[in-house]
RNA sequence: UCGCGACAAAGGCAAAACCGUUCGAAAGACGGUGACGCAAAGCAAUGGGUCUUAGCUAGUACUAGUGGCUAGAAAGAUUGCCAGGCUGCCGAA
Numbered sequence: 001u002c003g004c005g006a007c008a009a010a011g012g013c014a015a016a017a018c019c020g021u022u023c024g025a026a027a028g029a030c031g032g033u034g035a036c037g038c039a040a041a042g043c044a045a046u047g048g049g050u051c052u053u054a055g056c057u058a059g060u061a062c063u064a065g066u067g068g069c070u071a072g073a074a075a076g077a078u079u080g081c082c083a084g085g086c087u088g089c090c091g092a093a
Stems, first nucleotide, its partner, number of pairs: 004091002012038002017033005023028001036080001042086002046083003049078003056072005062065001
């Protein structure tokens, strides 16, 4: 230096659930409590997956609408779903 990841050391992050918010249409985000886990559970939506559907498109019913219902589809969300990218602490075998 490249790999690798210990019943090592020092630290770090924080799932579900519950509570909250002059956030958001929703998915979700953020804060508090809390720890299931994590060696990149640090950064970043590039590809795939998944979730959502306000607006949009198509259809539909009659009460004919600035409205309802159904379907489609991210430009929305997720990096704690996977791959790839960037960066990084420690050092037993």